[in-house]
Context: one part of a larger RNA
RNA sequence: UUGGGUGUAAAGCAUCUGUAGGUGGCUUUUUAACACCACCGUCACAUCCCAAGGCUCAACCAUGGAUAGGAGGUGGAAACUACCAAGUUGGAGUAUGGUAGGGGCAGAGGGAAUUUCCGAUGAAGCAGUAUAAUGCAUAGAGAUGAGAAAGAACACCAACGGUGAAAGCACUCUAUUGGGCCGAGACUGACACUGAGAGACGAAAGCUAGGGGAUCGAAUCGGAUUAGAUACCCCUGUAGUCCUAGAUGUAAACGACUUAUACUAGGCGUUGUGCGUAUCGACCUGUGCAGUGCUAUAUCUAAUGCGUUAUGUAUCUCGCCUGGGGAGUACGUUCGUAAGAAUGAAACUC
Repeated sequence: UUGGGUGUAAAGCAUCUGUAGGUGGCUUUUUAACACCACCGUCACAUCCCAAGGCUCAACCAUGGAUAGGAGGUGGAAACUACCAAGUUGGAGUAUGGUAGGGGCAGAGGGAAUUUCCGAUGAAGCAGUAUAAUGCAUAGAGAUGAGAAAGAACACCAACGGUGAAAGCACUCUAUUGGGCCGAGACUGACACUGAGAGACGAAAGCUAGGGGAUCGAAUCGGAUUAGAUACCCCUGUAGUCCUAGAUGUAAACGACUUAUACUAGGCGUUGUGCGUAUCGACCUGUGCAGUGCUAUAUCUAAUGCGUUAUGUAUCUCGCCUGGGGAGUACGUUCGUAAGAAUGAAACUC
């Protein structure tokens, strides 16, 4: 429990596709369901309200009357919603010419670094820390230069930059493929927006099976510190980190801001792409559209702040919230190999 809210106080699903449903451009016509107007009857008595009356007053009693509202019927009108029919192009889409990009997927190649191994030179330390020690080293370490192997990640460019629905995506090349934006304005003619259920995708960690295993590194073992030290620091180091195929479906999955559309001062950047100006050309300079940032007026806001990428002004749809704790717990159900996920209370207490 509503005429309220949802960046930060409780509250926007992680993201998208889309069924039912809800909502929906402009012009003309039809109908009259909804909505509108007028009239008719009706809504028992009592009660409530108004007027005047009876009990000495009042409560009370009795008489008369009425509004609002509801449902029904008849007639009218046709502006709105809806329906019928026809059209239109601004929303939406198709075709077409360009264009930017770490968008996806697959294959191939590359160099730096790290670690290990092999042999060479060489000789006493190296490593590590606040100080040390464990550790490595005369069975030749560390250092230097040559060779080989492996796995993972791609310095500089790099940006407040790009791209993707989000998660995310960056060495180079090739094949293939999705989407966007701009231009011109040919075509379709409202084909649109949102979206309960449903489906798809979804970081890291963890799981299953098979590989791989350089680095780093939960757990573990040592060394320190300390009153203790199951830690912070150090030496090691398993799972994991990587690949393939599944499964999991969660994050401060954040812009803590659902999506779509329209309108509402400016100023300064930047990315993509047009037009003008300039010009041999590139700059310069003005401007349109689409992104991405900073600042700021009006407005809004509890404040912070937001401010044409709104938290402003409006409209549509969906999700969600209703004091703190108990509790995202218990029980039940569904899903999962499991871990757990989803749904989700109450007693009690303040």